[in-house]
Context: one part of a larger RNA
RNA sequence: GCCAACGAGUUUAGAUUUAUCCCAAGUCUAAUCCCGUCUCGGGAGGAGGCAAAGCGAAAGCAAGUGUUAAAAGCGCGUUAAGGGGUAGGUCUAAGACCCGAAGCCAAGCGAGCUUACCAUGGCCAGGGUGAGUCCCGCAGAAAUGCGGGAGGAGGCCCGAACCCGUGAGUCGUGCAAUACUCUGGGAUGAGCUGUGGUAAGUAGUGAAAAGCUAAUCGAGCUUGGGAAUAGCUGGUUCUCCCCGAAAUAGCUUUAGGGCUAGCGUCGAUUUAAGACAAUUGGAGGUAGAGCACUGAAUGGGACUACUUGGGCGUAAGCUCAGUCUUUCCAAUCAAACUCCGAAUGCCAGUUGUUGUUUGUCGGCAGUUAGGCUAUGGGGGCUAAGCUCCGUAGCCAAAAGGGAAACAGCCCAGAUCUUCAUCUAAGGUCCCUAAACUAAACUAAGUGUUUUAAAGGAAGUAGAGCGCCAGUGAUAGUUAGGAGGUUAGCUUAGGAGCAGCUAUCCUUUAAAAAGUGCGUAACAGCUUACUAACUAAGGAGUUCUGCGCCGAAGAUUGCCGGGACUAAGUUUAGUACCGAAGAUAAGAUUUCAUAUCAAUUUAUUGGUAUGAAAGGUAGGGGAGCGUUCCUAUUGCAGUGAAGUCCAAUUGUGAAUUUGGAUGGAGCGAUAGGAAGUGAGAAUGUUGGC
Numbered sequence: 001g002c003c004a005a006c007g008a009g010u011u012u013a014g015a016u017u018u019a020u021c022c023c024a025a026g027u028c029u030a031a032u033c034c035c036g037u038c039u040c041g042g043g044a045g046g047a048g049g050c051a052a053a054g055c056g057a058a059a060g061c062a063a064g065u066g067u068u069a070a071a072a073g074c075g076c077g078u079u080a081a082g083g084g085g086u087a088g089g090u091c092u093a094a095g096a097c098c099c100g101a102a103g104c105c106a107a108g109c110g111a112g113c114u115u116a117c118c119a120u121g122g123c124c125a126g127g128g129u130g131a132g133u134c135c136c137g138c139a140g141a142a143a144u145g146c147g148g149g150a151g152g153a154g155g156c157c158c159g160a161a162c163c164c165g166u167g168a169g170u171c172g173u174g175c176a177a178u179a180c181u182c183u184g185g186g187a188u189g190a191g192c193u194g195u196g197g198u199a200a201g202u203a204g205u206g207a208a209a210a211g212c213u214a215a216u217c218g219a220g221c222u223u224g225g226g227a228a229u230a231g232c233u234g235g236u237u238c239u240c241c242c243c244g245a246a247a248u249a250g251c252u253u254u255a256g257g258g259c260u261a262g263c264g265u266c267g268a269u270u271u272a273a274g275a276c277a278a279u280u281g282g283a284g285g286u287a288g289a290g291c292a293c294u295g296a297a298u299g300g301g302a303c304u305a306c307u308u309g310g311g312c313g314u315a316a317g318c319u320c321a322g323u324c325u326u327u328c329c330a331a332u333c334a335a336a337c338u339c340c341g342a343a344u345g346c347c348a349g350u351u352g353u354u355g356u357u358u359g360u361c362g363g364c365a366g367u368u369a370g371g372c373u374a375u376g377g378g379g380g381c382u383a384a385g386c387u388c389c390g391u392a393g394c395c396a397a398a399a400g401g402g403a404a405a406c407a408g409c410c411c412a413g414a415u416c417u418u419c420a421u422c423u424a425a426g427g428u429c430c431c432u433a434a435a436c437u438a439a440a441c442u443a444a445g446u447g448u449u450u451u452a453a454a455g456g457a458a459g460u461a462g463a464g465c466g467c468c469a470g471u472g473a474u475a476g477u478u479a480g481g482a483g484g485u486u487a488g489c490u491u492a493g494g495a496g497c498a499g500c501u502a503u504c505c506u507u508u509a510a511a512a513a514g515u516g517c518g519u520a521a522c523a524g525c526u527u528a529c530u531a532a533c534u535a536a537g538g539a540g541u542u543c544u545g546c547g548c549c550g551a552a553g554a555u556u557g558c559c560g561g562g563a564c565u566a567a568g569u570u571u572a573g574u575a576c577c578g579a580a581g582a583u584a585a586g587a588u589u590u591c592a593u594a595u596c597a598a599u600u601u602a603u604u605g606g607u608a609u610g611a612a613a614g615g616u617a618g619g620g621g622a623g624c625g626u627u628c629c630u631a632u633u634g635c636a637g638u639g640a641a642g643u644c645c646a647a648u649u650g651u652g653a654a655u656u657u658g659g660a661u662g663g664a665g666c667g668a669u670a671g672g673a674a675g676u677g678a679g680a681a682u683g684u685u686g687g688c
Stems, first nucleotide, its partner, number of pairs: 001688006011094013026050003032044005054061002064076004097235002100232001104225006115199009124189001126158003129154001133150007162186003167182004201217001203213003238623006248261005262367002264364006274354009288340001289338002294334003298330005305323002308321005370395010400411003415587004420583003426577003429562003435574007447564002455549002459546007467538002476533005482506003487501003512527001516525002588613011624677001626674010642661006649654001
């Protein structure tokens, strides 16, 4: 991992509700006893419970009573039948649907491991160093010093046994639940070790690491309290039919839990409340707009005041600039500004459409983590697949078609059948169902799904505006492009052309005190400008369409791919394809209405018409199957159950039949009772 078996809303008591049964102003017995065919049935038993009268704290009064001074008012009552049984739903108390803690407490068992201590034993190759002390010699008055010798101290040194475990490697389903190899520390000591003993669970022991206390320690192990508790996680077993949510509000030692409301369902009941559209009438201060208020902010003018600075003036003062107050003009801004002011939405009336949607009471819920898209906003960076609100849609709980793939986007809501038809979104070269016509643009593979900016450019197409042009434009060719003068200054030089200043005059068809190149400076080339030749358009600017550059990313270049010059883009038109949508034909079920039949009068069945039938949590309804019991009725060695295969019937759970196997029990009908249905629980046991 697979297979098989087992495996989870039960039981008792009480309460409440629904259905049904019995009796009824009553109803029911409990314990116990008696009898019998004795886990059971029948009888006795009314003790007692509930109901039949309430109100008040109570005394108490009573269809009333309490409050109160009150005959007033008000509260609760009177004027409606209950009691018991059975079954279903739910709640409460219990282990209470099942499995799951870490823990807490009690009583015991442990120091053969390990920690410390006690008692009694044992062990430590060899080598080195050479303390105190003593003796001898020398010096000295002595203390003492120096030298030699003896001696053998030390938590001394080196290093085996022994003890330990520093670093690395190996191992890491190991040799081993801590080892092996090399290396390393101690090795006469606070040393190591044998045997026996003492100390324990809020306790011991500890040269202290919360270490160790039998592979277990921030509180050992075993059993018990005990099915501890778990607002947490996981799991929770057959079928079909109808409806169908929520992820919000308030409160909460509350926030991943609850309670009430909201939203669902079922039953009863109520009536025209509901929904939608049109129209009429209302309230309002948003969008927008505006500056009339409150504020913000720019420029200009005038006025008031101030003194500061500049100029003129001997001073007074004048003038320019500055600051300040008030005011005017112009043009602005505002969620907490408004002289104004919509559209929607909201409330109400009327009319129309729809057809039970509304309200009330009761049973049962689930939901309280929401998500994305569009839009109005707050927060953030007008960041986020961000976050918090409002409105709408979808997903959640929705399959189908489109978007290559893709919960939330676009189209569209799947009862079932059909090798029928029409469409939606989206498409029509091939993958891949279906396409053509007409006009234009693009040359960039731009593009063929959405999005690239500021900025840049004789890309190209279209439109506009003026300007020059047979009195000859623009380009080109030929020729000229001069003189005063090398202007002045500067400078080594400065001659059109390093720089500064000025930029005149003359001859001319025209020619700058010079446009660029050039020289050390000149020279030289060239331009402006002019004439001739030639000959018909030229130069500029604005707007628009489609393109170009700007343009760098990590699995694989790429529009989904192939590929395409249209199969790209724009405009117009006509076809077609395309879904579980619509239509067509049939079928099933549910609901409503009408009608018929049968009734045990609760209902059930048939027919016709109309509507409906996606669905998680969840509510409601109807069934299938398993085991056992009761009654009735059957099958079976001429082959029961079980097992395997095939077919039949039923919407389905399932059923029936046939064949084979098997070898002794097993059904049907009507009821009843449950250890009643497995694929999941790191489920349990077994097998492979």